[in-house]
This is a predicted structure of a 72-nucleotide RNA (transfer RNA) from Lineolata rhizophorae. Model confidence (mean pLDDT): 82 of 100. Its Rfam family is "tRNA". Rfam's curators write: Transfer RNA (tRNA) molecules are approximately 80 nucleotides in length. By type it is a transfer RNA.
């Protein structure tokens, strides 16, 4: 300093341009002498930041922030 790939609840993970799913925590319930485990049921998301393209973006295109990882 080039290329390539990554950022989605507290964690970790999906999602043909058309309802953000799921797993683990988390809360409440049932159970149980009390934890656990098991059930059921809720809450939780500005999809890194800012543009642009679409009737419509998590997804396309730019810039830009942080990370890997490559080759010099």
């Nucleotide at each position: 300093g080039g290329c390539u790939c990554c950022a989605u609840g507290g964690c970790c993970c999906a999602a043909u341009g058309g309802c953000a799913a799921g797993g683990c925590g988390c809360u409440u319930g049932a159970c149980u002498a009390c934890g656990g485990a098991u059930c059921a049921a809720g809450a939780g998301a500005u999809u890194a930041u800012g543009g642009g393209u679409u009737c419509g973006a998590a997804u396309c295109c730019c810039a830009u922030u942080g990370g890997a990882g490559u080759c010099a």